[in-house]
Context: one part of a larger RNA
RNA sequence: GAUAAACGCUGGCGGCGCACAUAAGACAUGCAAGUCGAACGGAAGUCGUUAAUGAUUAGGAAAGGAAAGAGAUUUGAUUUAUCAGAUGGGAAUAAUGGAAUAAGAGUUGACAAAAGGCUUUAGUGGCGGACUGGUGAGUAACACGUAGGUAACCUGCCUAUUAGAGGGGAAUAACAAUGAGAAAUCAUUGCUAAGACCGCAUAACAUUGCUUUAUUGCAUGAUAGAGUAAUCAAAGGAGAGAUCUGCUAAUAGAAGGGCCUGCGGCUGAUUAGCUAGUUGGUGAGGUAAGAGCUUACCAAGGCGACGAUCAGUAGCCGGAUUGAGAGAUUGAACGGCCACAUUGGGACUGAGAUACGGCCCAGACUCCUACGGGAGGCAGCAGUCGGGAAUAUUGGACAAUGGAGGGAACUCUGAUCCAGUGACGCCGCGUAUAGGAAGAAGUUAUUCGUAAUGUAAACUAUUGUCGACAGGGAAGAGAAAGGACAGUACCUGUGGAGGAAGCCCCGGCUAACUACGUGCCAGCAGCCGCGGUAAUACGUAGGGGGCGAGCGUUAUCC
Numbered sequence: 001g002a003u004a005a006a007c008g009c010u011g012g013c014g015g016c017g018c019a020c021a022u023a024a025g026a027c028a029u030g031c032a033a034g035u036c037g038a039a040c041g042g043a044a045g046u047c048g049u050u051a052a053u054g055a056u057u058a059g060g061a062a063a064g065g066a067a068a069g070a071g072a073u074u075u076g077a078u079u080u081a082u083c084a085g086a087u088g089g090g091a092a093u094a095a096u097g098g099a100a101u102a103a104g105a106g107u108u109g110a111c112a113a114a115a116g117g118c119u120u121u122a123g124u125g126g127c128g129g130a131c132u133g134g135u136g137a138g139u140a141a142c143a144c145g146u147a148g149g150u151a152a153c154c155u156g157c158c159u160a161u162u163a164g165a166g167g168g169g170a171a172u173a174a175c176a177a178u179g180a181g182a183a184a185u186c187a188u189u190g191c192u193a194a195g196a197c198c199g200c201a202u203a204a205c206a207u208u209g210c211u212u213u214a215u216u217g218c219a220u221g222a223u224a225g226a227g228u229a230a231u232c233a234a235a236g237g238a239g240a241g242a243u244c245u246g247c248u249a250a251u252a253g254a255a256g257g258g259c260c261u262g263c264g265g266c267u268g269a270u271u272a273g274c275u276a277g278u279u280g281g282u283g284a285g286g287u288a289a290g291a292g293c294u295u296a297c298c299a300a301g302g303c304g305a306c307g308a309u310c311a312g313u314a315g316c317c318g319g320a321u322u323g324a325g326a327g328a329u330u331g332a333a334c335g336g337c338c339a340c341a342u343u344g345g346g347a348c349u350g351a352g353a354u355a356c357g358g359c360c361c362a363g364a365c366u367c368c369u370a371c372g373g374g375a376g377g378c379a380g381c382a383g384u385c386g387g388g389a390a391u392a393u394u395g396g397a398c399a400a401u402g403g404a405g406g407g408a409a410c411u412c413u414g415a416u417c418c419a420g421u422g423a424c425g426c427c428g429c430g431u432a433u434a435g436g437a438a439g440a441a442g443u444u445a446u447u448c449g450u451a452a453u454g455u456a457a458a459c460u461a462u463u464g465u466c467g468a469c470a471g472g473g474a475a476g477a478g479a480a481a482g483g484a485c486a487g488u489a490c491c492u493g494u495g496g497a498g499g500a501a502g503c504c505c506c507g508g509c510u511a512a513c514u515a516c517g518u519g520c521c522a523g524c525a526g527c528c529g530c531g532g533u534a535a536u537a538c539g540u541a542g543g544g545g546g547c548g549a550g551c552g553u554u555a556u557c558c
Stems, first nucleotide, its partner, number of pairs: 001557003005554005012429006018422002020387001025385003029382003034127003039124002042121006048111006056103003063096001072087007134340003144264007153257003158253007166200001168198002175190006206231011236245003266312003273303003278300008315337004319330004342363005365376004393419001395418003401415001402413004432462004442453004466499001468494005476485001502547005507528003513542005523530002
């Protein structure tokens, strides 16, 4: 000087990072890989067509014809006009009445010869679960790094190009019925669809065999062409349509991977010999591909003091720390590669795995059980116990970036983006500023005169970073809309020194001294060494020095 640090004392704020190094110990709980109904048949719901019924709403016919007033006719009385009474007919208005007709929620039946739209999705099917994320147990190895080879290879999705898609078949889940089981789950029978499965046709610039020409290379050979024979394909979906999308074969590209080789990087000789598929050959097999990769036979080779074998330790690198450099140490975080996924073994599917959140077997462990049998795998994100000096929230959001599926809308995403905890680290800021006495009080020392603390405080004036309270309020989101973070950053105002300093040291190394206590005691100490009655070295106080939201100690590296 540095650190993935821990411990002691102390602790105001912000930004950016980092955070189980130990038990690759065991794990409760939740989430971390799904998606597509525009591949398919169903199921459930809903809409629709038609018939019947029909609450209710609108509508207002027939019918009945009250009361009051005017007019007409008429009877009686009386002053030729007035008063009292009677009569039948017609008109108008309001009310009563409730038919035809129209609309119509709901309910029921049908949808036949033919047939539908929308929503949801258990199953079949497709793509993705081989990416992303975690850990470093194993590994001294072509594992990694670097430089090459592959005339010995593969490659889904993507891009470009050239051709093609004709015609059939048999099933099966779902579903239904029956049955077994505590459960997990399973059996039998019957039905059904597809881009699921299987033949046939067609086909070469594909593959294989044979014949052949040219060019060419570092061996086997390679490239280009001609002829011939054999073999192998396919699937549809959406849309009114245009068309879009998917499918099959082939060639090339891009990107990714497999295999091989030169060189390079730990310790031990108190490990000196090791090796039988071992080293090579032939035949056969096998792989995408070369090869003892495997096998039968044959030969006896192969490696090693330039360190084989054995043992120990260890993931490797870009980098990181330190150093003037050479070098030494290291491999946390970020990036590349490898290996692993409870321990060991195995294959299946697939373009790709010998597959963390797939399958099978065995072991250990945990859980359920009706004892017959079953279930599980946090070295994903949180979280728990344990271990330890020691290491965080069972948080928010898919808004951004990226990924999977989908035509899309969109769905999923503990990747990721954010927030929370921790002075763990780095960086920045603050805890006030100016004036203020030959100098208060207190404390310490004292030669008792005084000196120091000390412009320090009080007091006067000022400022407003951070924090507090209130108002406004983003960018991040490429046409509109859409922001978890977030009422955050930031801006404005209010108020007022108010809320914010400690830790270590003072014998020399090494910056910084006195008093008291103690008396080889108690103690200190990195080294030298201090302490046995005047201790600048122990303890306390005053003073001083250093660093400062830190300061010391311990550990490790240079």